[in-house]
Formats: sequence, C1' cells, structure tokens
RNA sequence: UGAGCAGGCCGGGCGGUCGCGGCGUCCUUCGGGGCGUCGAGGAAAGUCCGAACUCCACAGGGCAGGGCGCUUGGUAACGCCAAGGCGGGGCGACCCGACGGAAAGUGGCACAGAAACGACACCGCCUACGUCCGUCCUUCGGGGCGGGCCGGCAAGGGUGAAAAGGUGCGGUAAGAGCGCACCAGCGGUCUGGCGACAGGCCGGCUGGCUAAACCCCGCCCGGAGCAAUUCCAAAUAGGGGAGCUAUGGAGUGGCCCGCUCUGCUCCCGGGUAGGAAGCUUGAGGUGCGCGGCGACGCGUGUCCCAGACGAAUGACCGCCUCGGGGCCUUCGGGCCCUAGACAGAAUUCGGCUUACAGGCCCGCUCACAAA
Repeated sequence: UGAGCAGGCCGGGCGGUCGCGGCGUCCUUCGGGGCGUCGAGGAAAGUCCGAACUCCACAGGGCAGGGCGCUUGGUAACGCCAAGGCGGGGCGACCCGACGGAAAGUGGCACAGAAACGACACCGCCUACGUCCGUCCUUCGGGGCGGGCCGGCAAGGGUGAAAAGGUGCGGUAAGAGCGCACCAGCGGUCUGGCGACAGGCCGGCUGGCUAAACCCCGCCCGGAGCAAUUCCAAAUAGGGGAGCUAUGGAGUGGCCCGCUCUGCUCCCGGGUAGGAAGCUUGAGGUGCGCGGCGACGCGUGUCCCAGACGAAUGACCGCCUCGGGGCCUUCGGGCCCUAGACAGAAUUCGGCUUACAGGCCCGCUCACAAA
C1' cells in the first nucleotide's frame, strides 16, 4: 500500500420563531392563560423465546401432550450469553454446527443393481477337496494331463447417495482380517482434565444409513393476557321494594253514558356512557473500586430519564460541520446545490431476529514493497 477478519460506538451540532403532550407554580371572566421543567429508538419493529405483574384453575403423584438436548459456568429465567470440547470450512485472522442414543426395540432405504441387512453372485476368478468320463505312465498302491458334475471366492468390473472397515505386504487353487504393519472404529485399562474430552497401552478383528421416523434417556412445562384486573358512576329504558290512589288520572267528545290506556312520589341494586387506579423507581442508568480469562457479580457514590388514550414528541428560518452532486481551476483550491438511512413509544423488563444513507475507534490476519 492492497485485500480481509473480529469487537465497540455514533447515526447531525448550535441559535431563533411558532405549535403540541406530562408535571409544578401563579393568575383567571373557569373557556383558558403566563412562567419553569421534562418530552422516542438502536432498533421504539417482528411479537419469536424467557420473565415480572393481574385474573382464572389447581391436595399429592402418575399417564398423555409439548418444548429443549456436547460440557462447565452466568442469570430472576431462557430456546439467551460466556469460556471450553468435538466435527466441518478457510493459507490465515476467524467462521459455521438441532452436536444425547442406530451395540434396546419397531419401521423406512425410490431408481438402478446379483444383492439395501444379519443380504448376495450378473460379468468375472479358481478347480485345492469329493465324484465321474477320456487318455498316457505305472513298482499295480497310485500318479500326470484334459473335461463334466458337485463346488469354492468376493480380489476386479458394473449399479447406486450408500455395497459390509481403508491402504500396503504376506498368504492362497483362487480369495478373504486368513496373518502382519499403519490408520479409522469398538471394548478394557492407565494418565491428564470439575467436565465435554484428549493421550498412551492391551484385545478380538468390524456389528450399513436414517431419531427435523416412531422410540429410548435426561431436564423443563397449568391457561389467558394491561382490551389483564380493580374502583367511582349520569341521562334514558328496564328490574326490585315501600307509600299514595280506583268515587283517581290520561285520551276520544260540546257534555253525559260508553269505549281505550294506566298512573304519581320516594328508596335500592346491576349494567352502559364517562372518570380514575393499574402507569412507569425499575431483576433501572451511570462513575469509581474490588473479584473473575469471560459472561457477570459485589461494594460505594451519583442521577430520575415520555406516560398519552380520536393517542403529544412537529413545522419553518439562520449559521456550522460530515458526506454526496455540479461547474471552474494557475491543480494550491474556489463557487453553487443538498441534512440526506431504517424507523417511530402505548404495562414493564432480559434476549433473539429483521431493517438501516453515512461515519468513527481499537485489535488482529494475509500478500507485496522498502528500511
């Protein structure tokens, strides 16, 4: 200098004018107004996990069902985080992994292929053993050669995602863990480690893949959610009770009869509109010290940091700075335009995931060059 890896952080600043929501205070003609102060995010998002809180359910235990799954820690808890182990990828920094059990049982393994599990022989290799035939030799016991039958084998070819440990040497009729060496796996044992696991030695030689198939093992798990839940509570209608009234009251009608309707006053409780609590001081933020590799914990000081509900957090102007674009250039620079990503609280907290213009800081790796 170039290419990359990992971690942390910011994501406009200052001033002015107008406006909006909460709180405090003062004034008020009760409508509101003045002043002060506070007022979105790293994700407020997706609502995917784990909790707090509230109501409902619930003796205890089991079955069923669901979730999680290397180890040790952290945490209120977690499917999160840290450190480590193992496997895979990368020259490397580093990254990725549902990463318990297939030697408990059941099932599945398309097509191709002889054969897909305690299997098999299509091409191929062999004729040692047994038996038969032909022929030659014979010391008459048998032997050589050729062939048939009965057979042996799984090295090679071929199929497949996968073919029964791999490679090599020996061995054999041909072969084969049949024997041996190394490697992989399994079992035993010793050593190191809290552990996952790693290393050494010994053994017989090997018992396919699939558990995001059933299943087995270990651990965890009631349901609904702040529109939870609770309190206050109008008008109208309806409900209950007490009292008054029936020689009543209202309508029709000029009036009577007739006909039709049933009231008045008070009290009680439920629900609705509306109002209030829940509501933001909390597993809280932050400085310092200590412990720990770390996640994190402990101690101490300090801070209060939105709380609406037809739902505030906005609009405009000036200056500056970072980027971006355009024009000019004497290549030093000058002028002009442009705040510009994703997004936006609604009970709260811990995580994960997803989106994001642009920028900053620290550490590390590789390549090349120079000293």
A computed fold for a 371-nucleotide RNA from a Candidatus Hydrogenedentota bacterium, annotated as Bacterial RNase P class A. Its mean pLDDT, the model's own confidence on a scale to 100, is 79. The organism belongs to Candidatus Hydrogenedentota, within Bacteria.